[in-house]
Molecule: Bacterial RNase P class A
Organism: Holophagaceae bacterium
This record gives sequence, structure tokens and C1' cells, in this order.
RNA sequence: CCGGUGGACCAGGGCGUCGCUGCUGAAAGGCAGAGGAAAGUCCGGGCUCCGCAGGGCAGUGAGCCUGCUAACGGCAGGGCGGGGCGACCCGACGGAAAGUGCAACAGAGAACAGACCGCCGAUGGCUCUUCGGAGAUCAGGCAAGGGUGAAACGGUGGGGUAAGAGCCCACCGCCGGACUGGCGACAGGACGGGCACGGCAAACCCCUCACGGAGCAAGACCAAAUAGGCUGGCGUACUCCUCACGGAGCGAGGAUCGGCCCGAUCGAGCCAGCGGGUAGGUUGCUAGAGGUGGCGGGUGACCGCCAUCCCAGAGGAAUGACGUCCUCCCCAGCGAUGGGCAGACAGAACCCGGCUUACCGGUCCACCGGCCCC
Repeated sequence: CCGGUGGACCAGGGCGUCGCUGCUGAAAGGCAGAGGAAAGUCCGGGCUCCGCAGGGCAGUGAGCCUGCUAACGGCAGGGCGGGGCGACCCGACGGAAAGUGCAACAGAGAACAGACCGCCGAUGGCUCUUCGGAGAUCAGGCAAGGGUGAAACGGUGGGGUAAGAGCCCACCGCCGGACUGGCGACAGGACGGGCACGGCAAACCCCUCACGGAGCAAGACCAAAUAGGCUGGCGUACUCCUCACGGAGCGAGGAUCGGCCCGAUCGAGCCAGCGGGUAGGUUGCUAGAGGUGGCGGGUGACCGCCAUCCCAGAGGAAUGACGUCCUCCCCAGCGAUGGGCAGACAGAACCCGGCUUACCGGUCCACCGGCCCC
């Protein structure tokens, strides 16, 4: 210098004008006002209400080990397997010698299997025979070679055999494994065994562990109008049914149409108190598993102590717009400078810890590989 790996971080700033939300103030005014993801709502917890003696079944989820944590499906460190020359990356990573099941197509055969091509035919039979034997392959033997498949019941070499075969042997692999190291996952492994026990559990299932439900539109308080509910008081002429409540009729007295006459309509409710609930308002609401700095413990996640700071709380829902200057970046230019001009993803809604996803441009640290120079 080029290419790459891992990690940390920034996400424009100052001033002015006009607005919005909150706090403060008598007022003028002053102070504060989105994010690294506020997002997706995928996990976990706090908080709130409801339910709940205890246990089991069912269901859902987690699933290598040890730790961290309020908790987690998160994080840290480690083990094992896989990938990369490497820095490093990826992994639903318990059990298939408990049971049930599945394996398309191809293939002879897909689980305690199988013989299509092939090899042999020692042995028994057949044919020929110079009687020494030879030949074909009927019975039969084999699974080495070919072929199918994602997968065919250890691999290579030698011995052996009629041909073969862990049939035997060496090495590799595999299985069991005293013992050793480690908290553990696991690693090493004396010695023993010719080799059994194929794959799939992201098929049912088995094992271990965890889990009550709903959510700030949770919940709490105050509380209209209207219509129900309960209690009390006043009223309900007259006739009929009815114990009553209640219902039907009549239209006198009465009420309304400003008064009076006529006429029309109404003609049984009214008032007070209590209680629940709705609208509306208040609260929950932001001082917290909090931020920053220092010291200490730990490989680390993280924990402890001290100091210091207060940092949005809206509720159809504020956090904006404009002007100017500086700066970053891009383009043109040898340069002075000129132009574009803050330009990405996005936007709180009870709070917090994570995960995942989106993202203009840029900075820093550590490491790996290659080339060159001293």
C1' cells in the first nucleotide's frame, strides 16, 4: 500500500425571530423538550387487577456445560461438530441397544435385507474321454467387481479359497473401558472385543426443567345532564274491573292557549333524598434494576463502594418553521474559489433488560493474509 476479520462510536453546532407542550412566576419573563433504533411487539421482568389449600393430568415452551442477572429464548466464558490459509465465522447441539412409525424415484434388495449383471461350480449329478482328465453349468455356493440410490450392514493391503467372505492377520476406523485431568460439558486412555448397535425425534414419542390469566384502554378517586333502580312526602273528582298494584271510560271542577266568551288540547303525576353507572375531570406518570466520573473485585458478562447530576411526560396527542454564520460530505478547478448544501433510517405514549429489522456519511482500536522498501 492492497485485500479482509472482529469490536467501539458519532448521527451536525452557534445565534436570532415566530409558534407548540410541560414546570416555575402576580406579571414580564425564565428553564426544559425524541432515538440509536423511540420501530417490529418477538422474548423477559417490574407494576396493577382477577383467580388460587396441596398434588397430578393435559397443554405450551426451553433443551451441550458453567456462570451473570430481577428475569430471559439474552449475555459472558468454555466444550463438541462444521467452514475458512488465517484473523475469525456458523450450529434446535438431550435420547434411535423403551415403543410406534417413515424413506418418493431408481433399484434384485431400504432393516435383523438382497441376487439384475457378474464370479465359482471344490462337492453330488450330466456329457465326452486316450481313464490321467476335460467341458458345459442342473443342484448349489459367493457377495469381491459392475449397476441403482440421499443412504446398500466397516476401509486399505496381505493371507486364504473352487470362488469368496473379519474367515484369519497388520494398520486405520468402531464398540466397551479400569484409571487420570476437569465444578461440569468433555478430553486423554492401560487393557479388552472381529465388529455388534444404519438414517430420520424441524415424525409421534421418551427424559429433564420452567410456566395461573389479563393488561396503563391495567387499576384508583371525584362526578353532571338524560333514562332506569330504591326510599319518603304531596296528589290521583266521578263510573266500571280489581283485596291492592294496575287498567278502561267520562269529561264536570281544574290546568294551558295573555284577560273575558266560544272552541281546542291536557287531564296524573310532581317534589326531595339515596345508590350504581355514562360523559367529563384527577391520578397511576415518570427519581429509576437511572445517567456520569472515580476506586476496588472478576478472564468476562457483571458486582460493590464513594462522589455528583435530575435528563420529555403529550392525551387526537407538543418537540416545528424561517433567517444567518460555522463545520462535515459531494462536484468542478493546479490554486484562490465557486456550486450542491445538511441531505440516511425514522419519531416517545406505564417503565425497564434484551433480541431482530431499517439506516446518508464518517471516526477510532485490535488482529489476519499478500506485496514492496529500510